[in-house]
């Protein structure tokens, strides 16, 4: 020098503010609560962010069927679940620690490959090669490139339908042959798989694209706390619609509802309160299982709850970072990444100054 | 806070995965006594930005960024 993993994200103390729980004097009082005072505990993250995936929670009908439709996609395992995570397998890259990969099928069908190019998918004679056969000249040898052969070579292009060599041939060509790659089949092995080694066969090779459609597996009701539950307070009602209708969303079935207390739409009203809402797939510390994710047991802890939304601000002392004096100990000065809860929990992704620790090249 | 849509020229929209175009504008010239109108011509894109799939992306896919709309309650 690189590369992986993980932890941390100013610290201590005072005073002064602000939000929330808990007592507790006093004070109101419609005896439930409120107000001011006061003690005591608590008060933003590793991403609170982006809302991109999964779930819990609620209403729909304590949620049903096929169809359409999305989502996913190499193998075991975790997990409440997942577009997560661990551990392996293949394929690419890197000298190496490692890093990437939407990684099921292209021999089930279907499309697609523009411009160039002779030709773009059971392809192709433009340039080259030949011209053995046929065919003309000519006199035997030969010529002519006329009918034809031909993918070695050139050329276009992202891609031109194995690859090197030897036979062969007029010239070629998997036409044949040996090695090689590579595909399908089979058998043996080793692995829970995915895969992997090895051995035979076969036809010479039909390739790319599935973040095209598609087709095979797997999974999914839908809507979101402004879900929704209960109080309180003002107001002014109208129109259409009706079982071929609503609950029900693309569709079909199926099941409920049985004529208003319904459902849309237009007008009005109100911007209050409470609960949902903070004990959770929760934190720590140990110890077992297990490579590892992760799980089990056993002690322990109580940790934001606002509602236009509190978490702030000064002063001291450090702590590192920049500047400047000065001068090898100091001293002034400045400022301290990225941000910031809003029903909760799992991840992934994007921002993130700087500083600690191990593990490898 | 949920939840959905939308970035292409100076402005408002177009574009089967195969050279990004229209229309109004600018700017040049003609027409006119001069303007306007009309005619001809020329101008002018990181398709908001990075990646990936593909031979090739405006356009398929992820990720950031900004814009924009919707949703309480009562009756």
């Nucleotide at each position: 020098a690189g590369u992986c993993c993980g932890c941390u994200g100013g610290a201590u103390g005072a005073c002064c503010g602000c939000g929330g729980u808990g007592g507790u004097u006093g004070g109101u009082c419609u005896c439930g609560g409120c107000c001011c005072g006061u003690c005591a505990c608590c008060g933003a993250g590793g991403a609170a962010a982006g809302u991109c995936c999964g779930g819990a929670c609620u209403u729909c009908a304590c949620a049903g069927a096929g169809c359409a439709g999305g989502a996913u996609g190499c193998u075991g395992g975790g997990u409440a679940a997942c577009c997560c995570c661990c551990a392996g397998g293949c394929g690419g890259u890197g000298c190496g620690a490692g890093c990437c990969g939407a990684u099921g099928g292209a021999u089930a069908g279907u499309g697609c490959a523009g411009c160039a190019g002779a030709g773009a998918g059971a392809a192709g004679a433009c340039c080259g090669c030949c011209g053995a056969u046929g065919g003309c000249c000519c006199u035997a040898g030969g010529g002519c490139a006329c009918a034809g052969g031909u993918a070695a070579g050139g050329c276009u292009g992202a891609a031109a339908g194995g690859g090197u060599g030897a036979g062969g041939u007029a010239a070629g060509a998997g036409c044949u042959c040996a090695c090689c790659a590579g595909c399908a089949c089979c058998a043996c092995a080793g692995g829970u798989g995915a895969c992997u080694g090895c051995g035979g066969u076969g036809g010479c090779u039909a390739g790319g694209u599935a973040a095209a459609c598609c087709c095979c597996g797997u999974c999914c009701g839908a809507a979101g706390c402004a879900a929704g539950a209960u109080c309180a307070a003002g107001c002014a009602g109208g129109a259409a619609c009706u079982a071929c209708g609503a609950g029900c969303g693309g569709c079909u079935c199926g099941u409920u509802c049985a004529a208003a207390c319904g459902u849309u739409c237009c007008a009005g009203g109100u911007a209050g309160a409470u609960c949902g809402c903070a004990u959770g797939a929760g934190g720590g510390u140990g110890u077992c299982a297990g490579c590892a994710a992760u799980g089990g047991c056993a002690c322990u802890c109580c940790c934001a709850g606002a509602u236009a939304g509190a978490u702030g601000g000064u002063c001291a002392u450090c702590c590192a970072u920049g500047a400047g004096g000065u001068u090898c100990c100091c001293c002034u000065c400045a400022g301290g990444a990225c941000a910031g809860a809003a029903u909760c929990c799992g991840g992934c992704u994007u921002a993130u100054a700087g500083g600690c620790g191990g593990g490898c090249u | 806070g949920c939840c959905g849509a939308c970035g292409u020229a100076g402005c408002u929209c177009a574009a089967c995965g195969g050279u990004a175009g229209a229309g109004c504008g600018u700017c040049u010239g003609a027409u006119u006594u001069g303007u306007a109108a009309u005619c001809a011509g020329a101008u002018g894109g990181u398709u908001g930005g990075a990646g990936g799939u593909u031979c090739a992306a405006u356009u398929c896919c992820u990720c950031u960024c900004g814009u924009c709309g919707g949703c309480u309650c009562c009756a």